[in-house]
RNA sequence: GCCGGAGUGGUGGAAUGGCAGACGCAGCGGACUCAAAAUCCGCCGUCCUCACGGACUUACGGGUUCAAGUCCCGUCUCCGGCA
Numbered sequence: 001g002c003c004g005g006a007g008u009g010g011u012g013g014a015a016u017g018g019c020a021g022a023c024g025c026a027g028c029g030g031a032c033u034c035a036a037a038a039u040c041c042g043c044c045g046u047c048c049u050c051a052c053g054g055a056c057u058u059a060c061g062g063g064u065u066c067a068a069g070u071c072c073c074g075u076c077u078c079c080g081g082c083a
Stems, first nucleotide, its partner, number of pairs: 001082007010025003018066001027043005045056004059075005
């Protein structure tokens, strides 16, 4: 240099173009217990707000579409192959 694959909450990892984040782990709160462990229940992306609520969010920047994590183009990073 060329070709292919990957990038998603703190973490692993799903998601036919149709509520953004299933299901785990970790974390927080509660129940149970003399106390704990285990177990069970609830919550758990970021920012603003006392709250209600609002805005943003799938590496980054564009595009297509009524609608994009998903399709197209470019950039960056990582992995593999060829030279």

This is a predicted structure of an 83-nucleotide RNA (transfer RNA) from a Clostridia bacterium.
The coordinates come from a structure-prediction model, not an experiment, and the mean pLDDT is 80.
The sequence was found in a public genome assembly.
Rfam family: tRNA. Rfam classes the family as a transfer RNA.